Record summary: TPP riboswitch aptamer (THI element) from Thiohalomonas denitrificans, 91 nucleotides, folded computationally. It was read from a public genome assembly, where an Rfam model found it. Its mean pLDDT, the model's own confidence on a scale to 100, is 78.
RNA sequence: UCCUACUGCUAGGGGUGCCCGACAGGGCUGAGACAGACCCUUGGAACCUGAUCCGGGUUGUGCCGGCGGAGGGAAGCGGUGCGUCAGCGCU
Numbered sequence: 001u002c003c004u005a006c007u008g009c010u011a012g013g014g015g016u017g018c019c020c021g022a023c024a025g026g027g028c029u030g031a032g033a034c035a036g037a038c039c040c041u042u043g044g045a046a047c048c049u050g051a052u053c054c055g056g057g058u059u060g061u062g063c064c065g066g067c068g069g070a071g072g073g074a075a076g077c078g079g080u081g082c083g084u085c086a087g088c089g090c091u
Stems, first nucleotide, its partner, number of pairs: 005080006011041004016035001017028004047072003053066004
């Protein structure tokens, strides 16, 4: 400086890669790497497509950035907080 959030119930959507190792298992990023968890649900960057893409870096990988607010993508009902407006009360 900009943004606005948190949470419950029900329902729905989604991903699971890379390195080492004979296995078991260990390591990296991440919310999550198959947990029975995690994330997301139109106010939608969860996730998919483009993409066997481009640049950088790494032992290696969507590891980081770009692509990109591009196209697609799954909802209803409550609670709390904040802000604004109005009314009432107190000072």